[in-house]
């Protein structure tokens, strides 16, 4: 120069006028309210509601079963299915990306079509004349059974090397071995499993030994280990205030609640039907807070210190012009100017980590590959 | 704001130990009939709402994204 890969971070920038909402001052108004003035006023995702909490209530959240998540190891953290380091696998030259309990010592299921055969499996083509059988020919012997010798034939029958099906066919080379032929035997190679030293905290790893042991795949199929979970959701839940009319059923011999089901607990209301009211308050805005720094740690984080308060509505404010700059696009001519147009995604509603999805343009930083110069 | 559910042919909907997506109507064509209806007969119509992962193989499992529905004060 080129072509990536990981992490971060930014979300046009400054003024000016108008206007919104919430708080706080003082002023005016009998009240309801009204204007000023000050100060605050969307986000990296506020989103999806996909994990995890904190709050709340269900009397305590007990026990058992059912289900539901999660899954390499070691750490982090309030906790997570979330982060970090590391460990094997795999795909990339590489920076780096993606996966992760168990398939022979629990067990059960599935593998359509094709194919000979799809689980400890098979024999279509093909190979084999060594074993049985069948035949020709010669001979012992002239005939018949019989013996022998030489050939023919895949009928019994042997065999899995190669063809050829499939997504997947029970290791691979090469020598010997046989009738052909095979781990059938041996050397290497590769995989498995055992045992033993050693390194690591571990997951694993090296290295030595042993056994022809060559075992395929799916557990986002049941299951099987092993860890977690009670359940509901701020429209949870409390408190005032308003208003109306009750009637049935069922309940202290237990309704109803308490998580799906059983225990256990609780103890007077419940269900339906018809009437009413469409209000305010509190939960809720100081919090696993933000922001700078110091120490620990390898790193996610953990600690001290200082600082600073940073939106809170209840059909829902945070908007909208003007001008200068700054980027993009398009048009024009005098080529560096002048018009015109745009500057994403999207927008709190109890908070809080997390994950995911959307995103126009860029910035910084660390590395990797190629290529050319010194 | 928060629970749950559903998405397959133009409409309504089937389709289970994952193994070739079908039904009724409707549309089309041909017989029928002076001519239409209704009847027969034979066809066409499918990204199983998209996107990815699992698996030899996905309407079916698993994640995500979109769109509808519903209950809750």
């Nucleotide at each position: 120069g080129g072509a990536g890969c990981u992490g971060g971070c930014c979300a046009g920038g400054c003024g000016g006028u108008c206007g919104c909402g919430g708080c706080g001052a003082g002023g005016c108004u009998c009240a309801g309210g009204c204007a000023u003035c000050g100060u605050c006023g969307a986000g990296g995702a506020a989103a999806g509601u996909c994990c995890g909490g904190a709050c709340u209530c269900c009397g305590c959240a007990g026990g058992g079963u059912a289900g539901g998540a999660c899954g390499c190891u070691g750490g982090g953290u309030a906790a997570c299915g979330c982060c970090c380091a590391g460990g094997c696998g795999u795909g990339g030259u590489g920076a780096c990306g993606c996966g992760c309990g168990g398939a022979a010592c629990a067990g059960u299921g599935c593998a359509a079509c094709a194919g000979a055969g799809a689980g400890c499996a098979g024999a279509c083509c093909g190979c084999c004349a060594a074993g049985g059988g069948u035949c020709u020919u010669g001979g012992g012997u002239g005939u018949c059974c019989c013996c022998c010798a030489a050939g023919a034939c895949a009928c019994c029958g042997g065999c899995a090397a190669g063809g050829g099906u499939g997504a997947a066919a029970c290791g691979g080379u090469g020598c010997g071995g046989u009738a052909a032929g095979a781990g059938c035997g041996c050397a290497c190679c590769g995989g498995c499993g055992c045992c033993g030293a050693c390194g690591g905290u571990g997951a694993c790893g090296u290295c030595g030994g042993c056994g022809g042991c060559c075992a395929g795949g799916c557990a986002a199929a049941c299951c099987c280990c092993g860890u977690c979970c009670g359940g509901a959701g701020c429209a949870a839940g409390g408190c005032c205030a308003a208003g109306c009319a009750g009637g049935u059923g069922c309940g202290u011999c237990g309704a109803g609640g308490u998580g799906g089901c059983c225990c256990g607990c609780u103890g007077a209301g419940c269900a339906c039907c018809a009437g009413g009211u469409a209000g305010g308050c509190c939960g809720c805005a100081c919090g696993a807070g933000g922001c700078c720094g110091g120490c620990g740690g390898a790193g996610a984080c953990g600690u001290c210190g200082g600082u600073c308060c940073c939106a809170g509505a209840g059909a829902g404010a945070u908007g909208a012009c003007c001008g200068c700059c700054g980027c993009c696009c398009g048009g024009c001519c005098g080529u560096g100017g002048c018009c015109g147009g745009g500057c994403a995604c999207a927008g709190a509603a109890u908070c809080c980590g997390g994950c995911u999805u959307a995103u126009c343009g860029g910035c910084c930083a660390g590395c990797u590959c190629c290529c050319c110069u010194g | 704001g928060g629970g749950c559910c559903c998405u397959u042919a133009g409409c309504u909907c089937a389709a289970u130990u994952g193994g070739c997506a079908g039904a009724g109507c409707g549309c089309c064509g041909c017989c029928u009939u002076u001519g239409c209806a209704a009847g027969g007969c034979g066809g066409a119509g499918g990204u199983u709402a998209c996107c990815g992962g699992u698996u030899c193989g996905a309407u079916u499992c698993c994640g995500g994204u979109a769109g509808g529905g519903u209950c809750c004060a």
Molecule: RNase P RNA; transfer RNA
Organism: Egibacteraceae bacterium